[in-house]
RNA sequence: UGCGGGGUGGAGCAGCGGUAGCUCGUCAGGCUCAUAACCUGAAGGCCGACGGUUCGAUUCCGUCCCCCGCUACCA
Numbered sequence: 001u002g003c004g005g006g007g008u009g010g011a012g013c014a015g016c017g018g019u020a021g022c023u024c025g026u027c028a029g030g031c032u033c034a035u036a037a038c039c040u041g042a043a044g045g046c047c048g049a050c051g052g053u054u055c056g057a058u059u060c061c062g063u064c065c066c067c068c069g070c071u072a073c074c075a
Base pairs, nucleotide, nucleotide: 002070003069004068005067006066007065010024011023012022013021018055026042027041028040029039030038048064049063050062051061052060
C1' cells in the first nucleotide's frame, strides 16, 4: 500500500430485511445452620459513525473510524 476477518448489554458470542437473543456476570427472592451449587425473577444494548436503497435495515450499498491477520514499500 493492497487484501481478508471483526466492531451487537459488564465479558464472551449468536442473529444476517419485519423494531435483538444465548452463556457467564450483576441485583432480588427461594433452598441451606451457612457458603457454594441449584431453582425463580429482574435490570442492563438500538447493533462503531454518517449517508443511501426499501413500506421497513443490526441485516443490502457507499464513505469514514477502530481492532486483528496477511501483504507491499521504506531510509
About this RNA
Transfer RNA from Candidatus Omnitrophica bacterium CG1_02_43_210, 75 nucleotides, folded computationally. The coordinates come from a structure-prediction model, not an experiment, and the mean pLDDT is 83. RNAcentral holds the sequence, with entries from ENA. RNAcentral records the identical sequence in 4 taxa. Its Rfam family is "tRNA". Rfam classes the family as a transfer RNA.